[in-house]
Annotation:
SAM-I/IV (S-adenosyl methionine) riboswitch aptamer from Rubripirellula sp., 104 nucleotides, folded computationally. Its mean pLDDT, the model's own confidence on a scale to 100, is 76. It matches the Rfam family "SAM-I/IV (S-adenosyl methionine) riboswitch aptamer". The family is grouped with related families in Rfam's "SAM clan". A reference for the family is Trausch et al. (2014), "Structural basis for diversity in the SAM clan of riboswitches", PNAS. Taxonomically the source falls in Rubripirellula (Bacteria, Pseudomonadati, Planctomycetota, Pirellulaceae). Of the family's consensus pairs, 88% are formed in the model.
RNA sequence: UACCAGCAUGAUGAGCAGGAAAAUCCUCGCCAACCUGCCCGAUCCGGGCAAGGUGGAACGCGUCGUUGACGUGCAUGCGGCCUUUGGCAAUCCCACGGAUCGAU
Numbered sequence: 001u002a003c004c005a006g007c008a009u010g011a012u013g014a015g016c017a018g019g020a021a022a023a024u025c026c027u028c029g030c031c032a033a034c035c036u037g038c039c040c041g042a043u044c045c046g047g048g049c050a051a052g053g054u055g056g057a058a059c060g061c062g063u064c065g066u067u068g069a070c071g072u073g074c075a076u077g078c079g080g081c082c083u084u085u086g087g088c089a090a091u092c093c094c095a096c097g098g099a100u101c102g103a104u
Stems, first nucleotide, its partner, number of pairs: 006078005015028001017027004030056002034053003037049003041101006059073006080088003
């Protein structure tokens, strides 16, 4: 790097924005919280923040005992960048709870 497999989600939410060589792309903002980061010794769990990386602002089809459930397909995520056998970044201020361990 590619392929296969696996796990989770597809409920809600979110732009009368600007630009372009154009039907798509880029920038900024927004939504969300999947990965990284932070929450002031370490680990795990729960919760929070929203800085780095994605994604998004229209999921489809079928079945059933039908307004919900199941199946299936599809989509997205399972960090990023560089000068890559080594390195780098993740504003300022403020700033959790529980368990276990360690230090004083």